[in-house]
RNA sequence: CUAUAACUCAGAGGUAGAGUAUCUGACUUUUAAUCAGAGAGUCGAGAGUUCAAAUCUCUCUAGAUGC
Numbered sequence: 001c002u003a004u005a006a007c008u009c010a011g012a013g014g015u016a017g018a019g020u021a022u023c024u025g026a027c028u029u030u031u032a033a034u035c036a037g038a039g040a041g042u043c044g045a046g047a048g049u050u051c052a053a054a055u056c057u058c059u060c061u062a063g064a065u066g067c
Base pairs, nucleotide, nucleotide: 001063002062003061006020007019008018009017014051022038023037024036025035026034044060045059046058047057048056
C1' cells in the first nucleotide's frame, strides 16, 4: 500500500454500483454478434465512534513493495 459480485475495478459518513462473465427471452436454419431482462455481495475478521460505517479509529489475518 492492497483486500467490495465468478473476474477486473469504482464508491472518501446517508438505498452497495459498473464492465466482463453466467442464466432467461427476442432475433437467426444453427452458432456467433446484437437487443431486452434476471440472478449473484453478511464490502477479509473482530471491536469502537456515530442517529447512521464499505467509508473514521484500534487490533488481527492474508498478500505486494521499500528500508
Molecule: transfer RNA
Organism: uncultured Anaeroplasma sp.